[in-house]
RNA sequence: CUGGUUGAUCCUGCCGGCGGUCACUGCUAUCGAGUUCCGACUAAGCCAUGCGAGUCACAGGCCGUAAGGUACUGGCAGACGGCUCAGUAACACGCGGAUAAUCCACCCUUAGGUGGGGCAUAUCCUUGGGAAACUGAGGUUAAUUCCCCAUAGAUCCCGAAAACUGGAAUGUUACGGGUUCUGAAAGUUACGACGCCUAAGGACGAGUCUGCGGCCUAUCAGGUUGUAGGUGGGGUAAAGGCCCACAUAGCCUAUGACGGGUACGGGCCCUGAGAGGGGUAGCCCGGAGAUGGGUUCUGAGACACGAACCCAGGCCCUACGGGGCGCAGCAGGCGCGAAACCUUCGCAAUGCGCGUAAGCGCGACGAGGGGAACUCGAGUGCCAUUGUCAUUUUUGAUGAUGGCUUUUCUUGAUCCUAAAAAGAUCAGGGAAUAAAAGCUGGGUAAGACGGGUGCCAGCCGCCGCGGUAAUACCCGCAGCUCAAGUGGUGGCCACUAUUAUUGAGCCUAAAGCGUCCGUAGCCGGUCUUGUAAAUCUCUGGGUAAAUCCUGCCGCUUAACGGUGGGAAUGCUGGAGAGACUGCAAGACUGGGGAUCGGGUGAAGCGAGAGGUACUCCUGGGGUAGGGGUAAAAUCCUGUAAUCCUGGGGGGACGACCGGUGGCGAAAGCGUCUCGCUAGAACGACUCCGACGGUGAGGGACGAAGGCUAGGGGAGCAAACCGGAUUAGAUACCCGGGUAGUCCUAGCUGUAAACGCUGCACACUUGGUGUUGCCCCUUCUUCGGGAAAGGGCAGUGCCGGAGCGAAGGUGUUAAGUGUGCCGCUUGGGGAGUAUGGUCGCAAGGCUGAAACUUAAAGGAAUUGGCGGGAGAGCACCGCAACGGGAGGAGCGUGCGGUUUAAUUGGAUUCAACGCCGGAAAACUCACUAGGGAAGACCAUGGUAUGAGGGUCAACUUGAAGAAUUUACUCGAUUACAUGGAGAAGUGGUGCAUGGCCGUCGUCAGCUCGUACCGUAAAGCGUUCACUUAAGUGUGAUAACGAGCGAGACCCCCAUCCACUUUUGCCAGUACUGUCGCGAGACAGCACGCACUAUGUGGAGACUGCCAGUGUUAAACUGGAGGAAGGAGAGGUCAACGGCAGGUCAGUAUGCCCCGAAUUCCCUGGGCUACACGCGCGCUACAAAGGACGGAACAAUGGGCUGCAAUUCCGAAAGGAAGAGCCAAUCCCGAAAUCCGUUCGUAGUUCAGACUGAGGACUGUAAUUCGUCCUCACGAAGCUGGAUUCCGUAGUAAUCGCGAUUCAACAAAUCGCGGUGAAUAUGCCCCUGCUCUUUGCACACACCGCCCGUC
Repeated sequence: CUGGUUGAUCCUGCCGGCGGUCACUGCUAUCGAGUUCCGACUAAGCCAUGCGAGUCACAGGCCGUAAGGUACUGGCAGACGGCUCAGUAACACGCGGAUAAUCCACCCUUAGGUGGGGCAUAUCCUUGGGAAACUGAGGUUAAUUCCCCAUAGAUCCCGAAAACUGGAAUGUUACGGGUUCUGAAAGUUACGACGCCUAAGGACGAGUCUGCGGCCUAUCAGGUUGUAGGUGGGGUAAAGGCCCACAUAGCCUAUGACGGGUACGGGCCCUGAGAGGGGUAGCCCGGAGAUGGGUUCUGAGACACGAACCCAGGCCCUACGGGGCGCAGCAGGCGCGAAACCUUCGCAAUGCGCGUAAGCGCGACGAGGGGAACUCGAGUGCCAUUGUCAUUUUUGAUGAUGGCUUUUCUUGAUCCUAAAAAGAUCAGGGAAUAAAAGCUGGGUAAGACGGGUGCCAGCCGCCGCGGUAAUACCCGCAGCUCAAGUGGUGGCCACUAUUAUUGAGCCUAAAGCGUCCGUAGCCGGUCUUGUAAAUCUCUGGGUAAAUCCUGCCGCUUAACGGUGGGAAUGCUGGAGAGACUGCAAGACUGGGGAUCGGGUGAAGCGAGAGGUACUCCUGGGGUAGGGGUAAAAUCCUGUAAUCCUGGGGGGACGACCGGUGGCGAAAGCGUCUCGCUAGAACGACUCCGACGGUGAGGGACGAAGGCUAGGGGAGCAAACCGGAUUAGAUACCCGGGUAGUCCUAGCUGUAAACGCUGCACACUUGGUGUUGCCCCUUCUUCGGGAAAGGGCAGUGCCGGAGCGAAGGUGUUAAGUGUGCCGCUUGGGGAGUAUGGUCGCAAGGCUGAAACUUAAAGGAAUUGGCGGGAGAGCACCGCAACGGGAGGAGCGUGCGGUUUAAUUGGAUUCAACGCCGGAAAACUCACUAGGGAAGACCAUGGUAUGAGGGUCAACUUGAAGAAUUUACUCGAUUACAUGGAGAAGUGGUGCAUGGCCGUCGUCAGCUCGUACCGUAAAGCGUUCACUUAAGUGUGAUAACGAGCGAGACCCCCAUCCACUUUUGCCAGUACUGUCGCGAGACAGCACGCACUAUGUGGAGACUGCCAGUGUUAAACUGGAGGAAGGAGAGGUCAACGGCAGGUCAGUAUGCCCCGAAUUCCCUGGGCUACACGCGCGCUACAAAGGACGGAACAAUGGGCUGCAAUUCCGAAAGGAAGAGCCAAUCCCGAAAUCCGUUCGUAGUUCAGACUGAGGACUGUAAUUCGUCCUCACGAAGCUGGAUUCCGUAGUAAUCGCGAUUCAACAAAUCGCGGUGAAUAUGCCCCUGCUCUUUGCACACACCGCCCGUC
């Protein structure tokens, strides 16, 4: 910096990712150089074998003529170098000091010396023991071996007076005397020299002491007896309890002793901007160790890796008596493990030991071999022509051909090297010998490519992918990153300001101890003087080298190396400064304290007094209930309750006043009086003089409850007992009731002990209440009164800046600063376990880990929801009214069941007379059978006949479909196989388009700009009134706009104008028929007045009046008018939601089938039937039925059609048929009215079911059509819970038409006829809209989530 908590937001917070580094590891790999790389991590486990320390012959002896040799004696070196990191929390290490408490071989300088004498012994000779290792005895001999004497010197003591260094003499020097023995020397020679001894100095190295520095843990708080110091000794190179004797009783510790855990320390290394954090095996310095432990000799130096001795454990040899070994040296082996090389070459270089030297030795070291240890560098080609593919040009990928170059590669030679290798130079060959790994959903660069898979297999650091269209799994292709490497796992740092010194926090996210007092500590007012601890400046020393930074130089460059300079905070010596801090001294009054004064207060403790209520006892009155609840019951009551009243006892409590009033540190404190005690505020021209703040440990107080002991007990009341409620009810409600509540003396020590806000001080705009004291003014009833203003102190509300994630806070800070304390570091496990401690107990305080998990959480936003609140609305809500459904029969659809099949879809509103779905075949998708059919391509077969057609037989429901027999036509046709198609009412409506339903008969949904908010969002769209309406008016940080509503559009109702055939008919003329006549009927012509058809206008706008309202919008009533406040009805109908319905209307992606899930034919089925449900029809009758007679419509339809009219038939219907492709012809009412009859009955109601006979449509009427006539005559006498529709030309009732259609209407869509009742309200039920509120919901309450099994 980024991904992850959410619908979205801001924050807190953690978990992941991107970087670097170390170890191991997967896949892969051409070469070179460099570096401090390579058994550190685990087993300081064990080791076969070889090597890793010798040298000197100029010390001596011996051998040898000599050159020379050397097992011995002797000298020096084996205390270095090399390895490892077990132990160690310590003067072990680092930095700085001390040694006045010390030593120092080899080396250097200076001075002096090196005289005399002696005893041994190894080798050797003789010989013994033993398996070996080894060892004993006797004898001879030398030295630079050893011993004695001398001289020099050393040690100690005494005397005396000085000098020097120094912080300080206990040091050094000089003089004299004495003591003690303790007391030097070594030679060789090549004559150059090399040695030896003493003293002093230097150098190098070492020992000891000391200040400071650097791990975790208090769930380790007390430790210690040589302990602490003293005196005197011993010991050491040297101080010292280092050791010892004696007496003393100290010493360390909260600045963490003691204990436990871990760990070699540093230079440095990794990381980081730094501060830090982590590491420190390798290279260097220091330490420690050498199988574990202990001891010692030699020596200048060791308590000694390749010395000795002892113990332990391990191994080896053995003749069983006894011996030997120690790879944490180099190679190498076993073991352990994730984890680490060759039993190589050489002393040529560097260095070390010895030596006068030559030289010798060295697994130190140098050189090679092995290893993807790390760092750095190079390469895997370039050009041209041409083909293919891709691309928008540019261009890219790839193949072929030709050419160029040669770092590398390969061959050879020379140089280089101890010898090689590598390398350098030269020559020849030849593009030849050289690219992988990881990734491609986001974070995070790179695929909306193909195939496979189908919550499977799998992937994934985190989020998350996979349930049939996977950019996320597995392959292929393509792409991206890095590149001789690239990924994974683990550790560390960074990221992380998630441990915060730099640099976080604690009201609500984790986090203020319940409160106060106070010890240590930390911090501390004003002025003056001094000092210089701290601080700052300058300067000297030191901070090893390597490392780091940097100039220059050398390897072809680089890494690397060389050389010069710098840095290296801190340590230390010296000089200076004097502001701040400290220290010392003096002064001050503002902090703090004391004193005095008058007031305030439920502050505390003790004692006393009084009050109402309650309860119990008792007397009187009084009678049947009382009590309790939503309703009841348990309960009390006839032995007299409840109720009224008199008297007495008892315990608890403290109404009203009473107040976001007071007091107190908090817990807490409330009748009155007295006594004792404490605190705060105010006022003062008083006093002291920084005496202060905070406060780890510690102490005190600390509600309720609980515990112990003793009292007390009226009411209340855990537990408990009953009654109810309930599915249950160990609860809520009711009746009882014990601890307890009360008092005294103790214990417990916790609470949402909360302002969820530690204490103290200072500073920073305001307003308004209230309490206490004071000042001042006014009023006054003169009171301790009231009011206004001001000061101080307290206590509330509002609010500015600021702060805050926001909510909010805001002089009573959560603002700005200071001081001190406490506490936090993802969620869970868990305030659990264990340890400690306190408690009588209950339990309190302190307080983890394993494991698990990607979130948990805070504040706010928008929705949704609520058996939250407030408004408003609706006949798919209620109320009022009318009519139905639910009961019967029938029709129809659905479920269920059945069936070979009863094809499929739709299932609350929003499926169920729905899919226009009235299925006899067809439809048709289902079922039982039968048959047909492959465009195109490839391969095979085929004149020795691919294949087709046909009579007959057989089979079959039928059929050259198949089979048999025969005839016939005849070549690129399906004949076979494999691909691939056509077709599919096969799958997926959760892949889709389109269409539809529904929320919604709703009034909402948004935008631009501005404003407010960190943001999601808000505002606008809110509020008041109003409306059918987000309709309008007014107010308003909003102003405007869009979609929807409304309007526009269609139709109906009134009027006007025009139009005039097929419509109309008032009138006129004519003709015909009938009639006595008036006149009627029919026809024809004129006519456009009326009706009608069509077109265009008018009209209605709260325009007018009154009232209400704000002078508004609007509402109520009225006038006029055909119509009045949307005139009636329609069409249209927002942003969106419902994964709503439809792949079976069509379209369509993907999948499937493909000779069958395609197509055709025959029959069946969708019509089944114990049942359940929805929607209808007909009824149950007299407002009716039957019979007879008489009227009045509108919408529509009509060519294999509608059919007038006539005839036949009892009817359905039949025969003939004018007219009409239609304002022309045809189809056409019923309820109703008049009259008669029926008389309340299962009927002259009702018509189901059934029988018989007919008619029509159609290939066909059995499964399974409709109609007519006669006969039959079922249920049903108005329908439970519940439920549906309707507010006017509506409901109800009556018929008609059309659609479907060959035929069939109880369906649907329309049409007209007759024609009511009730309401003019409300939000109770069901829902919808708005506002507000709560939310742990957002898949949104059909949510979320807890417990049990």
Small-subunit ribosomal RNA from an uncultured archaeon, 1349 nucleotides, folded computationally. RNAcentral holds the sequence, with entries from ENA, Greengenes and SILVA. The prediction has a mean pLDDT of 81.